This is a predicted structure of a 77-nucleotide RNA (transfer RNA) from a Vulcanimicrobiota bacterium. It was read from a public genome assembly. Its mean pLDDT, the model's own confidence on a scale to 100, is 80.
[in-house]
């Protein structure tokens, strides 16, 4: 440089293949339990869906670009 293949909450991953509001575990907060705490258990907050554009009534999902991680393969000493 070419081609793949992926980017979603602090992390790990869903979201019925384009349908209305993007959830879930754990982790974090508060409270309950406990003589503290750990576990158990109630509830809260957490999201530019990597950016920017387009198609569409409708986009996390499809087109374009850009950046970023992986993998393969090539070119230069």
């Nucleotide at each position: 440089g070419c081609g793949g293949u992926c980017g979603u909450a602090g992390c790990u991953c869903a979201a019925u293949u384009g349908g209305a509001u993007a959830g879930a575990g754990c982790a974090a907060c508060a409270g309950g339990c406990u003589a503290c705490g750990a576990a158990c258990u109630u509830g809260u907050a957490g999201g530019u869906u990597g950016g920017g554009g387009g198609u569409u009534c409708g986009a996390g999902u499809c087109c374009c670009u850009c950046c970023g991680a992986c993998c393969g393969c090539g070119c230069c000493a």